A computed fold for a 360-nucleotide part of an RNA from Candidatus Kuenenbacteria bacterium CG1_02_38_13, annotated as large-subunit ribosomal RNA, domain IV. Its Rfam family is "Bacterial large subunit ribosomal RNA". Its family is annotated with structural constituent of ribosome and ribosome in the Gene Ontology.
Context: one part of a larger RNA
RNA sequence: CCCUCAUUAAGGAACUCGGCAAAACAGCGGCCGUAACUUCGGAAUAAGGCCUACCCACGAGAUUGGUCGCAAGACUUUUAUUUCGUGGGUCUCAGCGAAAGACCCCAAGCGACUGUUUACCAAAAACACAGGUCUCUGCUAAGUCGUAAGACUAUGUAUAGAGGCUGAUGCCUGGCCAGUGUCCGAACGUCAAGAUGAACCGUCAUUUUCCGAUUUAUCGGAGAGGCAGCGGUGAUUCCAAGCGCGGAUGAACGCCGGCGAUAACUAUAAUCGUCCUAAGGUACCGAAAUUCCUUGACGGGUAAGUUCCGUCCUGCAGGAAUGGCAUAACGAUUUGGGGACUGUCUUGAUGAGGGACUCG
Numbered sequence: 001c002c003c004u005c006a007u008u009a010a011g012g013a014a015c016u017c018g019g020c021a022a023a024a025c026a027g028c029g030g031c032c033g034u035a036a037c038u039u040c041g042g043a044a045u046a047a048g049g050c051c052u053a054c055c056c057a058c059g060a061g062a063u064u065g066g067u068c069g070c071a072a073g074a075c076u077u078u079u080a081u082u083u084c085g086u087g088g089g090u091c092u093c094a095g096c097g098a099a100a101g102a103c104c105c106c107a108a109g110c111g112a113c114u115g116u117u118u119a120c121c122a123a124a125a126a127c128a129c130a131g132g133u134c135u136c137u138g139c140u141a142a143g144u145c146g147u148a149a150g151a152c153u154a155u156g157u158a159u160a161g162a163g164g165c166u167g168a169u170g171c172c173u174g175g176c177c178a179g180u181g182u183c184c185g186a187a188c189g190u191c192a193a194g195a196u197g198a199a200c201c202g203u204c205a206u207u208u209u210c211c212g213a214u215u216u217a218u219c220g221g222a223g224a225g226g227c228a229g230c231g232g233u234g235a236u237u238c239c240a241a242g243c244g245c246g247g248a249u250g251a252a253c254g255c256c257g258g259c260g261a262u263a264a265c266u267a268u269a270a271u272c273g274u275c276c277u278a279a280g281g282u283a284c285c286g287a288a289a290u291u292c293c294u295u296g297a298c299g300g301g302u303a304a305g306u307u308c309c310g311u312c313c314u315g316c317a318g319g320a321a322u323g324g325c326a327u328a329a330c331g332a333u334u335u336g337g338g339g340a341c342u343g344u345c346u347u348g349a350u351g352a353g354g355g356a357c358u359c360g
Stems, first nucleotide, its partner, number of pairs: 001355008010346002014344001019341001029051004037042001039168001053090011065076004091095001096101001103339007110331002115127002131166007143152003169326004174256003179253002181249005188244003194238002199233005207224007257275005284318001285315001296312005
């Protein structure tokens, strides 16, 4: 010096990102007492007090014994045991004398709650949840796995099964269907493969023109035209879904304006004008886990407060199941404050054990 402990005058969070760590309180014993709030269950062991040993006396019981009584029961200074209360006394610093055995309060955010999670840096405000709502599914169900047979769902049957979103409860959940999606519709337009096959093209027997040869029957060469067949191009007509088209739908994906003017001080604008839009953000909340400017402004708490609480609204860029706003209870949750308590600190010191170090 390091680790693990113990003690510490005065102060008591001045430490620090933060009371981290440590200390301390009361100890699921008894009696008393207990607030706001509340879903009336809780909150609650809320908080906060007092008592606790031993001896004596008195009083009140209980069990047992005894007596009386048929019994129910009554009586009993009573053989033994025991509980409680009151008063007095004794001793200690201290009477749950050891060990073990809650720190508490105030306010706010988030999540209702118990639960689950990153095995080995994250336990949470994340996930789940009961509850809500939407969509699909009539049973050989929808959905999922498999090429299939088949299997799960389910030996279930819409009070069932599957999927999406939200997330107890309370009060609520506004406007927009123009875009995208989904559902319904079928007149018209568009429209694939396929079917049909007008017309045209290539090839081509018979035919035919010219030239040459000749045994005058024909043969060879070069052209013209061209049936059938084969091959190719291909008009027209028929034809599904889809798309176009018409409608519905937001607890479907989503979206929810700008400028100018105006009231008898000023300021502000209930009001008016105008442009655009599918419609222009309703209730409620708001410098917020959301506010850039910003340590906004005012108030509270402090001697002093970028945090915190209350209010305002100028919401850069809250907002209604991507849920909005409240909310008792709950939380190894986050934030601010207070009490108690302390070596966290002012500011160090001392001691013990184990290392380190020296020798062996």